RNAcentral holds the sequence, with entries from ENA. A computed fold for a 1390-nucleotide RNA from an uncultured bacterium, annotated as small-subunit ribosomal RNA.

[in-house]
RNA sequence: AGAGUUUGAUCCUGGCUCAGGAUGAACGCUGGCGGCGUGCUUAACACAUGCAAGUCGAGCGAAGGGGCUGAAUUGAUUCUUCGGAUGAGUUUCAGAUGACUGAGCGGCCGGAAUGCUGCGUUACGCGUGGUUGACCUUCGCCAUUCGGAGGGAUAACAGAUGCAAACGGCUGCUAAUACCGCAUAAGCGCACAGAGCUGCAUGUCUCGGUGUGUAAAACUCCGGUGGUAUGGGAUGGGCCGGAGUCGGAUUAGGCAGUCGGCGAGGUAACGACCCACCAAACCGACGAUCAGUAGCUGCCCUGCGAGGGCGACCGGCCACAUUGGGACUGAGACACGGCCCAAACUCCUACGGGAGGCAGCAGUGGGGAAUAUUGCAUAAUGGGGGAAACCGUGAUGCAGCGACGCCUCGUGAGCGAAGAAGUAUUUCGGUAUGUAAAGCUCUAUCAGCAGGGAAGAUAAUGACGGUACCUGACUAAGAAGCCCCGUCUAACUACGUGCCAGCAGCCGCGGUAAUACGUAGGGGGCAAGCGUUAUCCGGAUUUACUGGGUGUAAAGGGAGCGUAGACGGCAAGUCAAGUAUGAUGUGAAAACCCAGGGCUUAUCCCCGGGACUGCAUCGGAAACUGUCUGGCUCGAGUGCCGGAGAGGUAAGCGGAAUUCCUAGUGUAGCGGUGAAAUGCGUAGAUAUUAGGAGGAACACCAGUGGCGAAGGCGGCUUCCUGGACAGUAACUGACGUUGAGGCUCGAAAGCGUGGGGAGCAACCAAAAAGAGAUACCCUGGUAGUCCACGCCGUAAACGAUGAAUACUAGGUGUUGGUGGACAAAGUCCUUCGGUGCCGUCGCAAACGCAAUAAGUAUUCCACCUGGGGAGUACGUUCGCAAGAAUGAAACUCAAAGGAGAUUGACGGGGACCCGCACAAGCGCUGGAGCAUGUGGUUUAAUUUGAAGCAACGCGAAGAACCUUACCAAAUCUUGACAUCCCUAUGACCGGCGAGUAAUGUCGCCUUUCUUUUGGGACAGAGGAGACAGGUGGUGCAUGGUUGUCGUCAGCUCGUGUCGUGAGAUGUUGGGUUAAGUCCCGCAACGAGCGCAACCUUUAUCCUAAGUAGCCACCAGUUCGGCUGGGCACUCUUGGGAGACUGCCAGGGAUAACCUGGAGGAAGGUGGGGAUGACGUCAAAUCAGCACGGCCCUUACGUCCGGGGCGACACACGUGUUACGAUGGCAGGUACAGCGGGAAGCCACCUGGCGACAGGGAGCGGAACCCGAAAGCCUGUUUCAGUUCGGAUUGGAGUCUGCAACCCGACUCCAUGAAGCUGGAUUCGCUAGUAAUCGCGCAUCAGCCACGGCGCGGUGAAUACGAUCCCGGGCCUUGCACUCACCGCCCGUCA
Repeated sequence: AGAGUUUGAUCCUGGCUCAGGAUGAACGCUGGCGGCGUGCUUAACACAUGCAAGUCGAGCGAAGGGGCUGAAUUGAUUCUUCGGAUGAGUUUCAGAUGACUGAGCGGCCGGAAUGCUGCGUUACGCGUGGUUGACCUUCGCCAUUCGGAGGGAUAACAGAUGCAAACGGCUGCUAAUACCGCAUAAGCGCACAGAGCUGCAUGUCUCGGUGUGUAAAACUCCGGUGGUAUGGGAUGGGCCGGAGUCGGAUUAGGCAGUCGGCGAGGUAACGACCCACCAAACCGACGAUCAGUAGCUGCCCUGCGAGGGCGACCGGCCACAUUGGGACUGAGACACGGCCCAAACUCCUACGGGAGGCAGCAGUGGGGAAUAUUGCAUAAUGGGGGAAACCGUGAUGCAGCGACGCCUCGUGAGCGAAGAAGUAUUUCGGUAUGUAAAGCUCUAUCAGCAGGGAAGAUAAUGACGGUACCUGACUAAGAAGCCCCGUCUAACUACGUGCCAGCAGCCGCGGUAAUACGUAGGGGGCAAGCGUUAUCCGGAUUUACUGGGUGUAAAGGGAGCGUAGACGGCAAGUCAAGUAUGAUGUGAAAACCCAGGGCUUAUCCCCGGGACUGCAUCGGAAACUGUCUGGCUCGAGUGCCGGAGAGGUAAGCGGAAUUCCUAGUGUAGCGGUGAAAUGCGUAGAUAUUAGGAGGAACACCAGUGGCGAAGGCGGCUUCCUGGACAGUAACUGACGUUGAGGCUCGAAAGCGUGGGGAGCAACCAAAAAGAGAUACCCUGGUAGUCCACGCCGUAAACGAUGAAUACUAGGUGUUGGUGGACAAAGUCCUUCGGUGCCGUCGCAAACGCAAUAAGUAUUCCACCUGGGGAGUACGUUCGCAAGAAUGAAACUCAAAGGAGAUUGACGGGGACCCGCACAAGCGCUGGAGCAUGUGGUUUAAUUUGAAGCAACGCGAAGAACCUUACCAAAUCUUGACAUCCCUAUGACCGGCGAGUAAUGUCGCCUUUCUUUUGGGACAGAGGAGACAGGUGGUGCAUGGUUGUCGUCAGCUCGUGUCGUGAGAUGUUGGGUUAAGUCCCGCAACGAGCGCAACCUUUAUCCUAAGUAGCCACCAGUUCGGCUGGGCACUCUUGGGAGACUGCCAGGGAUAACCUGGAGGAAGGUGGGGAUGACGUCAAAUCAGCACGGCCCUUACGUCCGGGGCGACACACGUGUUACGAUGGCAGGUACAGCGGGAAGCCACCUGGCGACAGGGAGCGGAACCCGAAAGCCUGUUUCAGUUCGGAUUGGAGUCUGCAACCCGACUCCAUGAAGCUGGAUUCGCUAGUAAUCGCGCAUCAGCCACGGCGCGGUGAAUACGAUCCCGGGCCUUGCACUCACCGCCCGUCA
């Protein structure tokens, strides 16, 4: 820092999506250690249990107990003189005592802090900087003062007593640092008047005077501690005001103690805070009020920044403590673990009544995707009480749980190629995993075991904790997963699947060869984590302050006037609000940045500095903005003068035309259309003449001419009236620009009331056309159109371009003025205002705009933010209504869109041109019979492919068997065919049998070569497995080949140039050609594949060679080029010549070229052929062949006899024969060329009516053989289903072949069907062509050939032309098509 996605491609606009970072997270898979952090975001839902606020005996009285002392009582034990002594222990009383206890009572301090939560709150709640001259402040600090003397109660306690309990009531006793008077008053407060200082003001401060009010508590260990009053300082608070603090106007008016005054009250204090009276104010477009949402902030995340989002943890403030209300106490509360009341809920109950409040720490239920232990300790830090010891502290310090986050570390290191095995893949050769493993050597961080053992506390005290840390021994052992691999985005193969299963963040992938699904191998990334989901910022300049736009992409209001507001000319002066600058204060700490230090490092912690871009105050500055003051004239306006104009309103007038009425003339039609009909007309239309009525509109002039703000305005005249412009420079002196709301105007249609109504004409009626025709066309015709008044308020209200000002090359029209020059019906120059065109710079995505800007700048307003839903719904306002204005969301798509932008294709767009494309002709098809192919049907099978042209006499240049792929039966299983291995044999071939429907099967005979004598070669046979085999599928996996557009003239490239680019240019243009053929021109210059030519054939001549060809001349002759002879001619085979627009004339541009002519066998590519550019049709072919996947393997392979491919209600294509006289038949007679021939062609002879048969010469061919027909001559036939036509059928034969039943051809005799020229339609052909006539060949035993490919004979007609049909080429134009018009697409229905 960008990328993907709209298109065939391009540029732009524009949305969607991705890569980054972050989190109090959750989910999936996985999980070694440690440190530092962090953990109910939801139900401010309900809570069992325990703990979280106590402390003081140095305030007080009482009580208990301990020890001590004293007294009394009792009396164990011992002694005893038995009298007694001793006196343990028990009990009672008194006293003092104290590190005793603390039930209970009273008082004091603290329970207003700490801790939790974020319900409420849009607020002076918070943050920031101020004010308090309107205030308070416990404890702690400093200073000063005082502490004199009294009084009355009460709890505990005791007694009796109520109640289930909670809790009480009554009687009696007592104390205080508890309570209440009195005294004192340094002071303090209040009241009154006075003096002084000071302040913007209410006032403050100082001074003295009078009156009045107000204090106290003691305890003691004698050290002290505590108390009262006043003042000060500190700390903490209260109140106030400035500017700031979410979105909604589809919430526009709100408020009644509300706003103010005066007087009381209340408070620590100001104040409608409260009350009485008076007045009617106050807030609001700078957003009041209302409804929604929300604790605010330091910060945190992101971002280059500006911003945007957020408000967990930590810190500050606020609010709340089940919900609502209230006060008490107090320095402080309207009080989380205080009180009272009400409500809901829960619990106890003897039903009368009571108790409670986890949003404290743990914990439970519930909710939820989701969030921890009913732990340890007061050792540290901090706060409460106490003089202190000390007590209490779920604050806090620690530990536990959770990969929830961040940060270290580890899961080993070195050597190690036979590149092991395994796995995956493979073109089978290999390659990858991979130095990876194994193996050898080494180490011990973490974890485990053992020993020592802290700091944290300067004396004591350690929960953490036998923790951190250190040391030792031991073992490579205990420690790797997750996601991804089509593109974005790093990383590829195999198999499975077959639009199925599935994936997917966007585009999209999957329909049999998926790098996108699933698995595996491999690879990439991150790593104790990795992915997914959710949310935020970024990318997104996609709300644009930085930093966007509005002619056509979304977007200029229909237009004007004008309010608020915003902005504002020249030259001075004043002030200092803005502005810039300096200083001061503040901007808490933590956080951030920089530097340093401490934990082994880092996270983390500590310290110093910076920063915190802000706010406030003070000082000086005065250019600019602003305020104020007085000026100026250029902006703006006024005056005077002048001309132009469909500017507006009202009234009047005019002629042409349409229609209607009356009358005349006149007769059969008129009218209308592509063609008609409805309609009108003999009751007299249309036409024509005259007269009249009525309404509406104003021809020509008329013009990208004029006027107006826009809508708009057009006959003429008049009244009234607005604006612009030119000239002048007298007047005012910034009076200006824009303009949210507001007001006014505003085409057509429409609405209301009343008129008017000629023509036109929605709706409607009828006629046409059409499949239909609620349309286009025609005939009628109502609202309406017109007028007056009122409403509506919208249009593609458009220049799709808001208004204003200034500046920025030119050229050329037009319109209204001014000035000037000249040779003056005019021309030229100049200058203002309007209106057009072209164009430079510049701008623009391009198109284009370009002084009338879409350029360069400034000011103000309006509007836009993906497409659809939708200008729809709801609400509101307006309207009589129609409707208008304002104006969403759910849901859905990945696009929608712009460009006189690009390439093509297409058009019942245009221009030019070509083709048997049409036209002009000739002959056919479609009707009949037959042949053949196809469809369909049938069948055991009727094998299969081909399907518009470009399938259908096509693959097939030969289906009786074979072919053959199909069917029903029979057989074989390493196979009919190939290679390799082993065994035995010597064959193979051939001959003879048996057997079968046939193959298969079983026999017999005969029988190798070489050699170093081991063997080898070659055969067939047997055997095992690798394999063979497949006309099985896929022509949409392919090669090759072919068809078609099309033998059409096109298709491209290099360099250059133009364009942001796709692309263009070249290849377009003017001519010309069969041709992108050639010439000329040209930002193009060249080149390639095509065209042409080179090749072949044919037409003429020359030359060489003459046998099997030929015969002019000579000779012979059986009269046959037969023979000699010859090679002149024909001919054959080679080699050459010839034709090139070369020559002439005209045209054309002096070109290319065209037209005509000469000569020539041939003339303008002479006629044919071969030759087929880049490409299109997923065209055809896996059944010619080859080939990748897939499939079958005792069968989808092989072989064999038979059948089928030949079926037959039917339909189509292609042919053939005909329908007859230019003919048929009979007889006679003439002339070819291409070719073929040995299992062949067959002369000739004989037989047969004939097909043919039997003999038989020649010829492997310029020698022999196969061979013409139409034609010509003669005769017959005479228009008929015939002497036409020959199908079909019967009979008899011939030939081929193993075999003609299914299923061959031919011959003869007999039979003699349809058919008398064929509807719509349709095919071929432009000259040796069509038509017609026969001949040959391939395949082939024969042949279903009337087919195909060739050959020659005879031999026409017509082409005016370019309107139309079809196809094609080039240029241009339109386009929402690009799978390209067989496109795209709209509505309805399913």